Annotation:
The part of an RNA shown here (small-subunit ribosomal RNA, 3' major domain) has 484 nucleotides and comes from an uncultured organism.

Context: one part of a larger RNA
RNA sequence: UGACGGGGGCUCACACAAGCGGUGGAGCAUGUUGUUCAAUUCGAAGCAACGCGAAGAACCUUACCUGGGUUUGACAUGCAGGAAGUAGAACCCUGAAAGGGGAACCACCGGUAUCCAAUCCGGAACCUGCACAGGUGCUGCAUGGCUGUCGUCAGCUCGUGUCGUGAGACGUUGGGUUAAGUCCCGUAACGAGCGAAACCCUUGUCGUCUGUUGCUACCAGGUAAUGCUGGGCACUCUGACGAGACUGCCGGUGUUAAACCGGAGGAAGGUGGGGACGACGUCAAGUCAUCAUGGUCCUUACAUCCAGGGCUACAAACGUGCUACAAUGGCGAGUACAGAGAGACGCGAGACCGCGAGGUGGAGCAAAUCUUCAAAGCUCGCCCCAGUUCGGAUUGGAGGCUGCAAUUCGCCUCCAUGAAGUUGGAAUCGCUAGUAAUCGCGGAUCAGCAACGCCGCGGUGAAUAUGUUCCUGAGCCUUGUACA
Numbered sequence: 001u002g003a004c005g006g007g008g009g010c011u012c013a014c015a016c017a018a019g020c021g022g023u024g025g026a027g028c029a030u031g032u033u034g035u036u037c038a039a040u041u042c043g044a045a046g047c048a049a050c051g052c053g054a055a056g057a058a059c060c061u062u063a064c065c066u067g068g069g070u071u072u073g074a075c076a077u078g079c080a081g082g083a084a085g086u087a088g089a090a091c092c093c094u095g096a097a098a099g100g101g102g103a104a105c106c107a108c109c110g111g112u113a114u115c116c117a118a119u120c121c122g123g124a125a126c127c128u129g130c131a132c133a134g135g136u137g138c139u140g141c142a143u144g145g146c147u148g149u150c151g152u153c154a155g156c157u158c159g160u161g162u163c164g165u166g167a168g169a170c171g172u173u174g175g176g177u178u179a180a181g182u183c184c185c186g187u188a189a190c191g192a193g194c195g196a197a198a199c200c201c202u203u204g205u206c207g208u209c210u211g212u213u214g215c216u217a218c219c220a221g222g223u224a225a226u227g228c229u230g231g232g233c234a235c236u237c238u239g240a241c242g243a244g245a246c247u248g249c250c251g252g253u254g255u256u257a258a259a260c261c262g263g264a265g266g267a268a269g270g271u272g273g274g275g276a277c278g279a280c281g282u283c284a285a286g287u288c289a290u291c292a293u294g295g296u297c298c299u300u301a302c303a304u305c306c307a308g309g310g311c312u313a314c315a316a317a318c319g320u321g322c323u324a325c326a327a328u329g330g331c332g333a334g335u336a337c338a339g340a341g342a343g344a345c346g347c348g349a350g351a352c353c354g355c356g357a358g359g360u361g362g363a364g365c366a367a368a369u370c371u372u373c374a375a376a377g378c379u380c381g382c383c384c385c386a387g388u389u390c391g392g393a394u395u396g397g398a399g400g401c402u403g404c405a406a407u408u409c410g411c412c413u414c415c416a417u418g419a420a421g422u423u424g425g426a427a428u429c430g431c432u433a434g435u436a437a438u439c440g441c442g443g444a445u446c447a448g449c450a451a452c453g454c455c456g457c458g459g460u461g462a463a464u465a466u467g468u469u470c471c472u473g474a475g476c477c478u479u480g481u482a483c484a
Base pairs, nucleotide, nucleotide: 001484002483003481004480005479007478008477009476010475011474012473013472015468016467019431020430021429022428023427026323027322028321029320030319031318032317033316034314035313042053043052064309065308066307067306068305069304070303073132077131078130079129080128081127082126088105091102092101093100094099108123109122110121111120134298135297137296138295139294143292144291145287146286147285148283150281155194156193157192158191159190160189161170162169163168174185175184176183200275201274202273203272205243206242207241208240209239211237214233215232218231219230220229221228246269249263250262251261252260253259325424329383330382331381332380333379334378335377341372342371343370346365347364351360352359353358390421395416396415397414398413399412400411401410437460438459439458440457441456442455443454
């Protein structure tokens, strides 16, 4: 100087408390361990691995296994030689395919050459050989890059100067204050940098401009009805530019400070809400399997092609979720209201067929134009507390869709079946407001889909916070230390 303390002081955080909803019990989905296996490819490991890499494992992917092939190679560059019936190639044989064997037909570019034909030379492609290719082989403890974490915590430093023999200290401590090393005052310090804040995006209010694909107050036309049509751009909205919030104003407290408390006005008030943004560093944290790369290893194989299998196994254990156990509910009928997106190998309307999944067909739409467009809610009725009109696992049958192909191993529909489950031990998680809870919708990946995942979007919409004693983590000062 740090680090540590079941030392002290001050302060903060859904850290506790107050509250709401879960997990832990059940079934299923998914990841992991373990076991099994020819293989169940590899990585991730307390927080910070475990719905993680994987925003899509039937083939492919695919790296694993078994079997069958190839060997200058699936891919790149160079050198030497060869070679016009050459490269390519319908078709045939063999084969699971890859591959191997045969084969009708039959090229291209430049020069000679101004044009055409033939010839010759060269190139490309091919063959042989050599350099080399190739490796998801190893080392993340050789590395770059990227990422997690402490932590959006308020810290981390420097120049000059001063003090100290020196390591180093001061500055950065102290008194206030703040979300903040934020600001003020004091001060052997004076300044500065990286962080904080601001600048950026979005949302909340208003104005100007813009009026089509949007809107419809007013005028007119028209319909069973609808901005449907002609005007129109008021309004909503689209999306560009501005305004607006700054402790600016008032009162009080405070050191005449910074600031804090209350109030006015205001759509919004003291950082308005949300996001992007992550200092010096820590964990030899993670990644050699995104990529790049040093070293090392393989080179008829640790390379590469193909078929099939596996990554989907199943005694058991754990994590993360979904669905429930019901009456604030289930079922039936009627009825209302979003936002954000996506769409051409696409989205697909009306109509018709089917109980349905879906099918036929193809209007419109590269979209403010067309398509996709809610559920909870509300109204009425049934159920009457039961393993039930709860719950839907499992299994049988019949179908639909995608796709060469659904057996291993897809999703969906209908009929039948109707398991566990009556609120969950010890323990443990999330959340402070348009939040939790609850309800549906969309997107990426994608032929299809194991999505209940992830990332977004809106609808309905709470309770509680007296407080900081305690648990956890963190910051500053101080103290002790046989630690570095």
The full RNA is in RNAcentral, with records from ENA and SILVA. Its Rfam family is "Bacterial small subunit ribosomal RNA". Gene Ontology terms of the family: structural constituent of ribosome and ribosome.